[in-house]
RNA sequence: AAUUAGGAUAGGCCGAAGUCUCUGAAGGGGACACGGGGGAACCAAUAAUGGGGCGAAUUUCCACAUUACUUGGAAUAGGGCUGCCCGAGCCCGAGCCCGACAGCUAACUCCGUAGGCAUGGCGGGCAGUAUAG
Numbered sequence: 001a002a003u004u005a006g007g008a009u010a011g012g013c014c015g016a017a018g019u020c021u022c023u024g025a026a027g028g029g030g031a032c033a034c035g036g037g038g039g040a041a042c043c044a045a046u047a048a049u050g051g052g053g054c055g056a057a058u059u060u061c062c063a064c065a066u067u068a069c070u071u072g073g074a075a076u077a078g079g080g081c082u083g084c085c086c087g088a089g090c091c092c093g094a095g096c097c098c099g100a101c102a103g104c105u106a107a108c109u110c111c112g113u114a115g116g117c118a119u120g121g122c123g124g125g126c127a128g129u130a131u132a133g
Base pairs, nucleotide, nucleotide: 012117013116014115018032019031020030021029022028033113034112035111036110037109038108043103050101051098052097053096054095059075060074061073062072063071078092079091080090081089083126084125085124086123087122
């Protein structure tokens, strides 16, 4: 000097999953903030192989298998990496839950505030904030 691995701090990314506060303390409580479910009238809908919710995560084809599911590919609705737009590049396109039951839905009511990461550093345009003068 380079490389690799780990830790701490600051800031950052996906996501609703943050800030403050009470108690001696907590696996406890509260407030604000951000999310989700249930729930009238009106409207909508009207059978079946059940149906439904969270989430970007739906759908199609091929191969093995052979009701289906699973597995391996190729795509795709949709989503992410900038405050926004266009282009370029790189990714994701899962998983879980309710339990015969739920359209919308004012009042009302019931819940959640996890988990996982590594970014830095593309081109053009636009907007905003802070600091200094």
This is a predicted structure of a 133-nucleotide RNA (c-di-AMP riboswitch aptamer (ydaO/yuaA leader)) from a Syntrophomonadaceae bacterium. It matches the Rfam family "c-di-AMP riboswitch aptamer (ydaO/yuaA leader)". Rfam links the family to the GO terms regulation of gene expression and cyclic-di-AMP binding. Lineage of the source: Bacteria > Bacillati > Bacillota > Eubacteriales > Syntrophomonadaceae. It was read from a public genome assembly, where an Rfam model found it. Its mean pLDDT, the model's own confidence on a scale to 100, is 77.